[in-house]
Context: one part of a larger RNA
RNA sequence: UGACGGGGGCCCGCACAAGCAGCGGAGCGUGUGGUUUAAUUCGACGCAACGCGCAGAACCUCACCAAGAUUUGACAUCACCUGGACCGCGCCUGAAAGGGCGUUUCCCGCAAGGGCCGGGUGACAGGUGUUGCAUGGCUGUCGUCAGCUCGUGUCGUGAGAUGUUGGGUUCAGUCCCGCAACGAGCGCAACCCGCGUGCGUAGUUACCUGUGUCUACGCAGACUGCCGGGAGCAACCCGGAGGAAGGCGCGGAUGACGUCAAGUCGGCACGGCCCGUACAUCUUGGGCUACACACACGCUACAAUGGCCGGGACAGCGGGUCGCGAGGGCGCAAGCCGGAGCCAAUCCCUGCAAACCCGGUCGUAGUUCGGAUUGGGGGCUGCAACUCGCCCUCAUGAAGUCGGAGUUGCUAGUAACCGCGGGUCAGCACACCGCGGUGAAUAUGUUCCCGGGCCUUGUACA
Numbered sequence: 001u002g003a004c005g006g007g008g009g010c011c012c013g014c015a016c017a018a019g020c021a022g023c024g025g026a027g028c029g030u031g032u033g034g035u036u037u038a039a040u041u042c043g044a045c046g047c048a049a050c051g052c053g054c055a056g057a058a059c060c061u062c063a064c065c066a067a068g069a070u071u072u073g074a075c076a077u078c079a080c081c082u083g084g085a086c087c088g089c090g091c092c093u094g095a096a097a098g099g100g101c102g103u104u105u106c107c108c109g110c111a112a113g114g115g116c117c118g119g120g121u122g123a124c125a126g127g128u129g130u131u132g133c134a135u136g137g138c139u140g141u142c143g144u145c146a147g148c149u150c151g152u153g154u155c156g157u158g159a160g161a162u163g164u165u166g167g168g169u170u171c172a173g174u175c176c177c178g179c180a181a182c183g184a185g186c187g188c189a190a191c192c193c194g195c196g197u198g199c200g201u202a203g204u205u206a207c208c209u210g211u212g213u214c215u216a217c218g219c220a221g222a223c224u225g226c227c228g229g230g231a232g233c234a235a236c237c238c239g240g241a242g243g244a245a246g247g248c249g250c251g252g253a254u255g256a257c258g259u260c261a262a263g264u265c266g267g268c269a270c271g272g273c274c275c276g277u278a279c280a281u282c283u284u285g286g287g288c289u290a291c292a293c294a295c296a297c298g299c300u301a302c303a304a305u306g307g308c309c310g311g312g313a314c315a316g317c318g319g320g321u322c323g324c325g326a327g328g329g330c331g332c333a334a335g336c337c338g339g340a341g342c343c344a345a346u347c348c349c350u351g352c353a354a355a356c357c358c359g360g361u362c363g364u365a366g367u368u369c370g371g372a373u374u375g376g377g378g379g380c381u382g383c384a385a386c387u388c389g390c391c392c393u394c395a396u397g398a399a400g401u402c403g404g405a406g407u408u409g410c411u412a413g414u415a416a417c418c419g420c421g422g423g424u425c426a427g428c429a430c431a432c433c434g435c436g437g438u439g440a441a442u443a444u445g446u447u448c449c450c451g452g453g454c455c456u457u458g459u460a461c462a
Stems, first nucleotide, its partner, number of pairs: 001462002003459003007456007015446002019410005026300008034291002042053002064286007073124001077123008088103006106115003126275002129273003135269002137264003140260001142258001147186006153162003166177003192252004197220007207210001223246001226240005302403001306362007318349003323342002328337003369400001374395007416438007
């Protein structure tokens, strides 16, 4: 000087408390451990691994396993030798890949030679093989925490200190005052984007002619500016007015010096090492989907604030030409036939929603709750749904009556509940990323648990 303390002081944070909804019990989905397996590819492991890499494992993906094959190779560049085409077509074998056989006009140039393609040879290719403890890049985390430093000066033999400590204040090393310090940098804040109010400009979107809604762009507006009170009358704090909005308006983007030899050689790049007729490459099939168990994250429930039936109402974000696909017809339905319109403020997804409202029914029952499981029939995508897809329909109707110890999220348009869109994608979403609808409760407070900041103290630790 740091680090640490079941030392102290001060102060923060959904950290506790106050509250609401959950998880932990059930069934199912997904991930993981374990076990099994020919293989169940690999990585990630407290917070910060476990709906994570995977924003789509039937083949492909694929890295794993079995079997069958190839060897200058599926791909790149070069040299030498050789052929004339390459492409294509036919036959045999085979699960395919592959192997065998056959057919067939190269181009430019007088030539030498060159171009293109194929074959051979050699250099080489190739490797999701290894090392994240050799690395780059990127990322997580402490932590949106308020910190981390430098120049000069001063002090100290020196390590170093001072500044950055102190008194206030703030979300903040934010600002004020003081001070052997005076300044400065990276952080904080602001500058950027979205939302909320008004105005202007423009307008082939909608209602239907007003410039109202809307769309796009620009501008204004909020600054403790005004008033009162408090304060060293400083920073600032409290209350009020006006205002669409106050005291950082709300949300986002933005992550200092560093820590964890944190994570990633399997996104990519890259040093070393290793394989190089196999640790490369191709193919068919299997596996990643196994199942006595255990954990994590979810979905659906256990019902009457509800289930079912009938009727009625209201969004926003988005996507669409290998696409979205109206109206119409068929089918109980999934869906099918058909094809208008739309490269989309114009048409379609989508007459868009669901919770909601009105009427009816059920009457506390393992039920008209709940929907697992299983059987039958059908639809769709795709070369192909056996292993192993999704959907519809008929039947079947399991566990489950609110969950031990424990544990998670959330402070407002938030939680909770409700549906909708999108990416991935041929098909497949209870996940993820977004969107709107309905819309709470509680916060006296900082003793305690967890994490953090500043000062101080002890130390046999560095």
Molecule: small-subunit ribosomal RNA, 3' major domain
Organism: uncultured bacterium